[in-house]
Background: A computed fold for a 597-nucleotide part of an RNA from Embleya scabrispora DSM 41855, annotated as large-subunit ribosomal RNA, domain I. Its Rfam family is "Bacterial large subunit ribosomal RNA". Lineage of the source: Bacteria > Bacillati > Actinomycetota > Streptomycetaceae > Embleya scabrispora. The prediction has a mean pLDDT of 82.
Context: one part of a larger RNA
């Protein structure tokens, strides 16, 4: 030196654990902001800090509940002062305060900083100064004022409005929008209307009550699944792309304008004929109230077996009032009872009130004991018992139905908040149905066409349907659109207005539960002062790091040392469990030994 054996250092594998995570499922919530958010700075506790909590009323303030003996959060202990059966801490419900930034809004600005203006008050002999409230744009109303310019209109000002601003994870819906790929290179074409970026909403959003399909049968808004079906197409007919009728389910819903007439008010234009004209008829009286068009309002009115409107005309349900210039007949409006409905999540639109339910604290809640094992501790072992609408789990010195806390069940709310029923309340009809009709009306720079384009299973094709730019541009029901060019017969349907829940997506977030999901190089990036230390101008990037013990009982007093750090002694079951703490591999380093050089 090297080979083995023994004991040790070092080191953090390995086992075993969970404080965290993940992934789903059921139920809720689905917005929060000018009554100042979300995120912060700063402070705030007798005692330095971190983190939660709070806000100059700052570890809390008032009220109401619930709870009942300790308390004064936490890393994390000691001290010190108090509170507390007149009910404390602690839990919940509702109010109070709530500095500064921050949309940040008085105005500035290098965010948490600096400087104003009015109004009030408060201090000072007086000025500085203190407090409270107030002053940003923008948008809609409603008045005032007001240029070029006379009316006028910009432009300006006041007032008023729980009008807007900004924040939010996915999900939705428009506006823009690509590459890497794939075609075994690539150019059309895929990727893919994807990723991104923009705006905008809502607990969904978007669609939506046929100008639909269908096919000579028939369905009856929409949205979702399942099938049809990788089928019909489509396609450098390549790579791909990829439907629709039907069919089975989920859910279920219908609804309001426009416009024809009629009235009202307003403005403009004509008009002086008493013949318009004041509902009609007879009579009387009025005297510009007339006619046209435009807006505005209010009633009519909503449809495809076409509707409607006006006119004629024919059957039909109440009661009073007043009113149509005046008196009677008839009409016709309007109120009130009365009968009949219907409703607050679409079609109008609020609130109270009761009762029930659900939520935010919360109560009760069965039944076991001996013995001996043990290394200290029995739940395990053995004996003899019980309970069970409860043998879900967790804890407690090993492995506990009968110790603990729960679990099966059973109850609980002054106060807030959701939901449902009733009442109140608000609201609709009180005329409606037919018959015919020369007459009117039924969404216009729209529909349809040419040119370029998107989009659609569909790439320009034979290319319809849908959208969208530029031109050009109809009819009104004997109108007009559609059934893939077109054209006829035929069927369907009725566009150019508007709203509508469920069935559907998704989960930042609350509750409560599940796992042949992780168990500390796993699982969130984070189990621990985590988006923390660090690192970067910056936008960004981004770790490591968890176990004593059942209980600190964390080694009192001795020696040794200057200290760390050991030796005794005590402590526990165990100190080779000693805070560098569970086990404690292996690489690495010793120490003793045998052997061999």
């Nucleotide at each position: 030196g090297g080979c083995g054996c023994a004991c040790g250092g070092u080191g953090g594998a390995u086992g075993c654990c969970u404080a965290g995570g993940u992934a789903c499922c059921a139920g809720g919530a689905a917005c929060c902001g000018a009554u100042g958010a979300a995120g912060g700075a700063c402070g705030u506790g007798g005692g330095a800090g971190g983190c939660c909590g709070c806000g100059a009323u700052a570890g809390g303030c008032c009220c109401c509940g619930g709870g009942g003996a300790g308390c004064u959060g936490u890393c994390a202990a000691c001290c010190g002062a108090g509170c507390u059966g007149u009910g404390a801490u602690c839990c919940g419900g509702g109010g109070g305060u709530g500095u500064c930034c921050g949309a940040a809004u008085g105005g500035g600005g290098a965010a948490a900083c600096c400087c104003g203006g009015c109004a009030g008050u408060c201090g000072u002999c007086a000025u500085g100064g203190g407090c409270u409230g107030u002053c940003a744009c923008c948008c809609g109303c409603a008045c005032c004022u007001g240029a070029a310019u006379a009316u006028a209109u910009a432009g300006g000002g006041u007032g008023u409005g729980u009008g807007g601003a900004g924040g939010g994870a996915a999900c939705g819906c428009g506006g823009g929008g690509a590459a890497g790929u794939g075609a075994a290179a690539c150019a059309u074409c895929u990727c893919a209307g994807u990723a991104c970026c923009c705006g905008c909403a809502g607990g969904a959003a978007g669609a939506g009550a046929a100008a639909a399909c269908a096919a000579c049968c028939g369905u009856g808004a929409u949205u979702c699944c399942g099938a049809g079906a990788g089928u019909a197409g489509u396609g450098g007919c390549g790579a791909g792309c990829g439907a629709a009728a039907u069919c089975g389910g989920a859910u279920g819903a219908g609804g309001c304008u426009a416009a024809a007439c009629c009235g009202g008010u307003c403005a403009c234009g004509u008009g002086u004929g008493a013949u318009a004209c004041c509902c009609g008829g007879c009579a009387g009286g009025g005297g510009u109230u007339g006619c046209g068009u435009g807006a505005u309002c209010g009633g009519g009115g909503u449809c495809g077996u076409g509707g409607g409107a006006g006119u004629g005309u024919g059957c039909u349900u109440g009661a009073u009032c007043g009113g149509u210039c005046u008196g009677c007949c008839g009409g016709c409006c309007g109120g009130u009872c009365g009968g009949c409905g219907a409703g607050u999540c679409a079609g109008a639109a609020a609130c109270c009130g009761u009762a029930c339910a659900u939520g935010u604290a919360g109560u009760c809640g069965a039944a076991g004991g001996a013995c001996a094992u043990g290394c200290g501790a029995a739940a395990g072992g053995u004996c003899c018992g019980g309970c069970g609408u409860a043998g879900a789990g967790g804890g407690u010195a090993a492995g506990a139905c009968c110790c603990c806390c729960g679990u099966a069940g059973a109850c609980g709310a002054a106060a807030c908040a959701u939901g449902u029923g009733c009442g109140g309340c608000u609201u609709g009809c009180u005329u409606g149905c037919g018959c015919a009709u020369u007459u009117c009306c039924c969404a216009a720079g729209u529909a349809g066409c040419a040119c370029g384009g998107g989009g659609c299973c569909c790439g320009a094709g034979a290319a319809a349907u849908c959208c969208c730019g530029u031109g050009u541009g109809a009819a009104u029901c004997c109108g007009g659109c559609g059934g893939g060019a077109c054209c006829a017969c035929c069927c369907g349907c009725u566009a150019a207005g508007c709203c509508u829940a469920a069935a559907u997506a998704u989960u930042c977030c609350c509750u409560g539960g599940u796992g042949a999901c992780c168990g500390a190089u796993a699982g969130c990036g984070g189990a621990c002062u985590a988006g923390u230390a660090c690192c970067g101008u910056g936008a960004g990037g981004g770790a490591a790091a968890g176990g004593u013990g059942a209980a600190a009982a964390g080694u009192a007093c001795c020696c040794c040392g200057g200290g760390a750090g050991g030796g005794g002694a005590g402590u526990g079951a165990a100190a080779u469990a000693g805070u560098a703490c569970c086990u404690g591999a292996a690489a690495c380093c010793g120490u003793g030994u045998g052997c061999c050089u």